[in-house]
Molecule: transfer RNA
Organism: Candidatus Aenigmatarchaeota archaeon
RNA sequence: GGGGUCGUAGUCGAACUUGGUUAAGACGCCAGCCUCGGGCGCUGGAAAUUCUGGGUUCAAAUCCCAGCGAUCCCA
Numbered sequence: 001g002g003g004g005u006c007g008u009a010g011u012c013g014a015a016c017u018u019g020g021u022u023a024a025g026a027c028g029c030c031a032g033c034c035u036c037g038g039g040c041g042c043u044g045g046a047a048a049u050u051c052u053g054g055g056u057u058c059a060a061a062u063c064c065c066a067g068c069g070a071u072c073c074c075a
Base pairs, nucleotide, nucleotide: 001074002073003072004071005070006069007068010027011026012025020058029045030044031043032042033041051067052066053065054064055063
């Protein structure tokens, strides 16, 4: 330099195929119950406008373009 795949809560990760009412779940975090206390367990809660910008559309995490970043292959 060329090509492929990927980017969503603190971490992992579903939803993308087929655009549509509140963006799942697990771990972690906070509070309560339980316990002498902690852990385990149970209940409840907070936390992401989806890497950035632009476009298409009535409507974009989802489609298109550019950029940035990660990773793999080729040179």